Notes:
Predicted 3D model of a 72-nucleotide RNA (transfer RNA) from a Candidatus Woesearchaeota archaeon. The source organism's lineage runs through Archaea, Nanobdellati and Candidatus Woesearchaeota. The prediction has a mean pLDDT of 83. Rfam family: tRNA. By type it is a transfer RNA. Rfam describes the family as follows. Transfer RNA (tRNA) molecules are approximately 80 nucleotides in length. Rfam links the family to the GO term triplet codon-amino acid adaptor activity.
RNA sequence: GCCCCGGUAGCUCAAUGGUAGAGCAUUUGCCUCGUAAGCAAAAGGUUGUGGGUUCAAAUCCCAUCUGGGGCU
Numbered sequence: 001g002c003c004c005c006g007g008u009a010g011c012u013c014a015a016u017g018g019u020a021g022a023g024c025a026u027u028u029g030c031c032u033c034g035u036a037a038g039c040a041a042a043a044g045g046u047u048g049u050g051g052g053u054u055c056a057a058a059u060c061c062c063a064u065c066u067g068g069g070g071c072u
Stems, first nucleotide, its partner, number of pairs: 001071007010024004018055001026042005048064005
């Protein structure tokens, strides 16, 4: 230099154009003599960044930043 994959909640990951979700973690309540476990609920998001297409974009297109892998 070229090619491929990834970046979404605190962490690990879904969501292949139509309300951004799950598990764990956190907080609150229930339960218990108490704790853990269990049950219920809540909070938590500029979908790496900037632009474009579209009635509508995490998703499609362009540029760019960053992590990993491969080729020379």